RNAcentral holds the full RNA, with entries from ENA. Predicted 3D model of a 328-nucleotide part of an RNA (large-subunit ribosomal RNA, domain IV) from an Actinomycetota bacterium. Its Rfam family is "Bacterial large subunit ribosomal RNA". Gene Ontology terms of the family: ribosome and structural constituent of ribosome. Model confidence (mean pLDDT): 91 of 100. The source organism's lineage runs through Bacteria, Bacillati and Actinomycetota.
Context: one part of a larger RNA
RNA sequence: CUAUGCUGAAGGAACUAGGCAAAUUGCUCGCGUAACUUCGGGAUAAGCGAGACCCAUGCUUGCGCAAGCAGGUGUGGGUGGCACAGACCAGGGGGUGGCGACUGUUUAGUAAAAACACAGGGCUCUGCGAAGCCGCGAGGCGACGUAUAGGGCCUGACGCCUGCCCGGUGCCGGAAGGUCAAGGGGAGGGGUGCGAGCCCCGAACCGAAGCCCCGGUAAACGGCGGCCGUAACUAUAACGGUCCUAAGGUAGCGAAAUUCCUUGUCGGGUAAGUUCCGACCUGCACGAAUGGCGUAACGACCUCCCCGCUGUCUCCAGCAUCGACUCA
Numbered sequence: 001c002u003a004u005g006c007u008g009a010a011g012g013a014a015c016u017a018g019g020c021a022a023a024u025u026g027c028u029c030g031c032g033u034a035a036c037u038u039c040g041g042g043a044u045a046a047g048c049g050a051g052a053c054c055c056a057u058g059c060u061u062g063c064g065c066a067a068g069c070a071g072g073u074g075u076g077g078g079u080g081g082c083a084c085a086g087a088c089c090a091g092g093g094g095g096u097g098g099c100g101a102c103u104g105u106u107u108a109g110u111a112a113a114a115a116c117a118c119a120g121g122g123c124u125c126u127g128c129g130a131a132g133c134c135g136c137g138a139g140g141c142g143a144c145g146u147a148u149a150g151g152g153c154c155u156g157a158c159g160c161c162u163g164c165c166c167g168g169u170g171c172c173g174g175a176a177g178g179u180c181a182a183g184g185g186g187a188g189g190g191g192u193g194c195g196a197g198c199c200c201c202g203a204a205c206c207g208a209a210g211c212c213c214c215g216g217u218a219a220a221c222g223g224c225g226g227c228c229g230u231a232a233c234u235a236u237a238a239c240g241g242u243c244c245u246a247a248g249g250u251a252g253c254g255a256a257a258u259u260c261c262u263u264g265u266c267g268g269g270u271a272a273g274u275u276c277c278g279a280c281c282u283g284c285a286c287g288a289a290u291g292g293c294g295u296a297a298c299g300a301c302c303u304c305c306c307c308g309c310u311g312u313c314u315c316c317a318g319c320a321u322c323g324a325c326u327c328a
Base pairs, nucleotide, nucleotide: 001323003321004320005319006318007317008316010314011313014312019309027051028050029049030048031047036041038157052079053078054077055076056075057074058073059072060071061070062069063068080084092307093306094305095304097302098301099299100298104116105115120155121154122153123152124151125150126149132141133140134139158294159293160292161291163224164223165222168221169220170217171216172215173214174213177212178211179210183206184205188201189200190199191198192197225243226242227241228240229239252286253283264280265279266278267277268276
């Protein structure tokens, strides 16, 4: 020096990206427990106290005929130690916010998560030899099921909700019309032959699906404006004008896991805060099942703060053991 342990004056997170690591806590009984809440919970919340042994005594369980033996529990008094859940074992706690409801699942060997799944919600297909899927096929799964069933896709407990646009794309519907292949049809024309004929080309017209066309449909793919002016301080603009669009973003939320300018501005917390919390709204570029906004409980998730505690640190020191190293 390395690894693994143990201890430490004063201070106690000043360390650091970050309390990473370590320390604290830890059991049982009694007392006592907040916001919030889906009334279950939150709760071992938090916080406080007790615990060994001896003597006396009350109650009590099992066994025993009984004497008694083995336990449980209470009350009063006393004894010893630094320490009585004496070793081992054995939760640190609290507050705010984000995400995901939850228990689960995952990158076997760098990721356990806010990713996946999930009950619940919705759209859509499928009437049964079902749809869908596997197989060239016979056949099989679906299912020894039958729309309260099965398949596909999206969303993701619960609460309150889920606006406007069908122009484009998709899907669904539409006995008309337009277009349209093979085929049918043959006006007419051509080659050849003496000819009968044989062989070509071929206009009308009749010809499906598809496309065009006409409608519907957004919890289908998706989309959801610009400029100018205006109120008796100023500022702002409920109001007006104009252009464009299929329609111009409703509710709710908002510097956000989204905000470029930006460490926005104000407030809170600190002596001091690019983070954090609460507001404001100028949303570069939130927004409603690619769901919006809330939400108790839950989380080896992420963020910020506080208490406790500590060798993380100020600032290192000593000890133990293995190794390295030096010498033999």